[in-house]
RNA sequence: CAAAUGGUCGACUAGGGUUCCGGCCUGCAUUUCCCAAGAUACGGAAAUACAGGUGACUGGUCCGAGAGUUGACGGCCUUUUCCAAGGCUACACGGCGGGACAAAAGCCCGGGAGGA
Numbered sequence: 001c002a003a004a005u006g007g008u009c010g011a012c013u014a015g016g017g018u019u020c021c022g023g024c025c026u027g028c029a030u031u032u033c034c035c036a037a038g039a040u041a042c043g044g045a046a047a048u049a050c051a052g053g054u055g056a057c058u059g060g061u062c063c064g065a066g067a068g069u070u071g072a073c074g075g076c077c078u079u080u081u082c083c084a085a086g087g088c089u090a091c092a093c094g095g096c097g098g099g100a101c102a103a104a105a106g107c108c109c110g111g112g113a114g115g116a
Stems, first nucleotide, its partner, number of pairs: 007073006015063002020060002022057001023054005029048006074089006091111001093114001097109003
């Protein structure tokens, strides 16, 4: 100076939203209680069921990193009794826009465009 490799999968996390569960709010129905004393109405409260809203709800489920963690495999080198053992696998700034799922994102396009 030139070229090549810089891989795959799993688990998790930062992060992400809102299908489902849960939380909260509203409405409606029922029951119970309070007012209340013998009984009732109006009014109020709680629980339960249903419906709607809410992720400017910690959560469970869910999505989830090239530039986060970790494990396994793979690759290269050395040794080899051919079973395997040891070593290496570095570095990494980054949009706008678009795409998927219910939705969003550090997901995917993408180690892309661009920059150094």